[in-house]
RNA sequence: AACAUAGUAUUGCCUAAUCCCGGCAACGGCCGGGAGCGGGGGACCCAGGUUUUUCGGGGCGCAUCGCCGUAUGGCGAGGGGUAACCUUAUCGGCCCUAGCCCUCCAGCUAACCUCGUCGGCGUCGAUGAGGAAUACC
Numbered sequence: 001a002a003c004a005u006a007g008u009a010u011u012g013c014c015u016a017a018u019c020c021c022g023g024c025a026a027c028g029g030c031c032g033g034g035a036g037c038g039g040g041g042g043a044c045c046c047a048g049g050u051u052u053u054u055c056g057g058g059g060c061g062c063a064u065c066g067c068c069g070u071a072u073g074g075c076g077a078g079g080g081g082u083a084a085c086c087u088u089a090u091c092g093g094c095c096c097u098a099g100c101c102c103u104c105c106a107g108c109u110a111a112c113c114u115c116g117u118c119g120g121c122g123u124c125g126a127u128g129a130g131g132a133a134u135a136c137c
Stems, first nucleotide, its partner, number of pairs: 011122004018035007036117006046107001056105001057102004064077005078097005085131008
């Protein structure tokens, strides 16, 4: 000096997943409440037939569809992410396209009812637009 691993702090990214208050505890959690954000159920009207415990149906999520293959899988379309003041658009590059839940049941849906607030990570560039901040005059 470089690389790798682990920990701490700061500051950021994906995601709805953040902030505040109180109590118990006493070295770092547990319980409760609120705000914000997000999801589900649920009338009239409208939409709507072909289901029956199976060819079931439905929900969260970007995570669907098509083709090829004996299969692991591959290709493509579509969808999503890509950050150092913030928001946004386009182009190129790179990456992802999972997983889980309800249990016979749910279209939309005002009032109303109800649930969640986890987890995983460390940044590719270019060109525009709007706003903010700082410095100087």

c-di-AMP riboswitch aptamer (ydaO/yuaA leader) from a Desulfobacterales bacterium, 137 nucleotides, folded computationally. Its mean pLDDT, the model's own confidence on a scale to 100, is 80.